[in-house]
Parts: sequence; C1' cells; structure tokens
RNA sequence: UGAGCUGACUAGACAAUCGCUAUAGCCAAGAGUUUUGGUUUAUAGAGGAAAGUCCGGGCUCCGUAGGGUAGAGUGCCAGGUAACACCUGGGAAGCGUGAGCUUAUGGAAAGUGCCACAGAGAGCAGACCGCCGAUGAUUCUUCUGAAUACAGGCAAGGGUGAAAAGGUGCGGUAAGAGCGCACCGCUUUACUGGUAACAGUAAUGGCUAGGUAAACCCCACUUGGAGCAAGACCAAAUAGGUCUCCAGAUCAUGUGACCCGCAUGAGGAGACGGGUAGGUUGCUUGAGGCGAUUGGUGACAAUCGUCCUAGAUGAAUGAUUGUCCUCGACAGAACCCGGCUUAUAGGUCAGCUCUUUUA
Repeated sequence: UGAGCUGACUAGACAAUCGCUAUAGCCAAGAGUUUUGGUUUAUAGAGGAAAGUCCGGGCUCCGUAGGGUAGAGUGCCAGGUAACACCUGGGAAGCGUGAGCUUAUGGAAAGUGCCACAGAGAGCAGACCGCCGAUGAUUCUUCUGAAUACAGGCAAGGGUGAAAAGGUGCGGUAAGAGCGCACCGCUUUACUGGUAACAGUAAUGGCUAGGUAAACCCCACUUGGAGCAAGACCAAAUAGGUCUCCAGAUCAUGUGACCCGCAUGAGGAGACGGGUAGGUUGCUUGAGGCGAUUGGUGACAAUCGUCCUAGAUGAAUGAUUGUCCUCGACAGAACCCGGCUUAUAGGUCAGCUCUUUUA
C1' cells in the first nucleotide's frame, strides 16, 4: 500500500408553530355501572429487528395436572441459564497460505430396506479383455524338448462405475493372492495425560467388502392441555324456551388420543330458536435498564450504587417552515420476557491475518 477475518455502535440532526395519547397536579361541573370537561402546568411517548410465529418460559384457567402406552423433541463432551432445538468453551471430521469458517456430530457386528444406469460382478457376489498351463490330456519329436490351450488354476494387470473384497513396496509362485515380511490402516488389550469427549505409546490379532439411519429402526435423556379473543368483576336484556337420543352406578362426566387409578353424580350429548355482545380490570416495577468492583478462558454470576423509559382499543407521536450534511435503507408495540431465522442504504470504532515497499 492492497486484500481479507472477527466483534461492536448508530439507524438523519437541530430550531419554531399548530396538532394527538397517557400519567400526575390545578380548576369547574357531577355522583348513576364506568365520572365528565379544560385554547391549564409538568413529564413521557414504536425497533434492531417491533417482522416470521420457529423454539423456550413467566402468568391465567382446567378437581386428578397421578401412573403407563403411543406420539413428539433432542443427539460428541463439559458448563451457562428460569428454561430451550439457545449461548460459551473444548474434541473430532472437513475447507482455507492464514486470521478463521462449517457440521441434521449416538449406533451399520440386533434386524429390515435402498445404492439408478454402466459393468462379469454392488451382501456375502464375480470372469468381459486377459495371465499361467507346474499336474493331467492331445500332437510332433533333435529323446527330452517344443506346440495346442482341452481339463484345470488366478483375480495381481486392463475396462465399467460415486464406490469392486484394505493401501504402498519387497519376496515368493507355473501364473497369482496378506501367501509371507516392512510401514500405514483396522480390531482387541494394557498403560499415560485429561472431569470427559478424546489423544499418545506399547503389545496382540484375523489380515476384514463399502455407503446410506436428512430410510424404517435401536439406544440415552426430556415431555399435561388450552391460551390475554386466557381469566376476574359490574350493569343490562331475554324464552329458567322447544324437540330428539342415551342413561340408572357393570352407567355418565371430569381441557389432545388410549388404558389404569381417583373424584363427582342424575344427569349427559345433539339440533332448532331467542337475548346480550356495554364497561372496568388483566395492562406494565420487570428472570428490568445503566454504571462500578470482584470472580471466571468465556457464556455469565455476586455485591454496591443509580433510573422508571408507550399502554392504544376501528387502534395515539402527525403536518408546516427554516438550517446542516454522512443526503437517510429495512420498516410500526397490542399480556410480558429469553433466543433463533429473515430483510437492511449510509456512517463509525476495536482487534487479528496475508501481501508489496521503505527504514
């Protein structure tokens, strides 16, 4: 100088005028279920993803939420957390010169299934092109040689394929083959290091077909349901309506299915029809934010201090003017929180890697 990797911040700013919502104060009117109003004051008022609704919970209700089966989820090890399929660290495999990145990461020797086409042969197989012809056979014959490739032997070489019965090398053989040996690989055992996953060393062994569980399956662990339109309260209105079926405790009902248990009980289930659908609450002080210190590789935890930061309900933050420059992307809360995923213009900061040049 150029090119990269990882982490974090911001999300147009300022001023003026008018306007909207909430809370508290003040003033006025009122008191019915729920108060109503104000040219008043102060404070506050959409996000890093508010999106997706993919996970996990808090909270509310279900008399049983108890046990089991099925179902569902996760899947290397150790930690964090309220919990998780999340996060942190480590291992293994793979990619990259590197900083780093990725992983649907348990088991294929419990069983079943699949691997198209090509190829001789793809679960226990196989001879297309080939090599040999020691032994047996045939022919010739220089009498112990030659030829044939018939019987027989081989799967080392070539070919097909994503993958072909461990790989490379040497020996050996008629030609070959872990047939034997050396190294690597794999199985088993022991020791060492580590909490562990795992790594290393030594010895032993048959020298053994492969892939796929993002196929069924096996193994280990986890797992009630419904959801703020949950639920609670107040007021008002109607038709405490009509019909059908089941039922007598061996029955019925009890918030996913089935079984067992338990509880309750004369009711239960269904169809038609009618009334109301108005208001208050839940509703924002939290597993909360920020800062400092301590501990930890880290996620994070503890202690101290400090702050209160939207609660709408056909749905609140908008309009106008002026100035500035980095010229503004994706995009709007609806009970709340922790994550993941997706979209995203411009700007800023920190650490690390490689390359070029100079000293």
Record summary
The RNA shown here (Bacterial RNase P class A) has 359 nucleotides and comes from an uncultured SAR92 cluster bacterium. It matches the Rfam family "Bacterial RNase P class A". Rfam classes the family as a ribozyme. About the family: Ribonuclease P (RNase P) is a ubiquitous endoribonuclease, found in archaea, bacteria and eukarya as well as chloroplasts and mitochondria. Gene Ontology terms of the family: ribonuclease P activity, tRNA processing and dimeric ribonuclease P complex.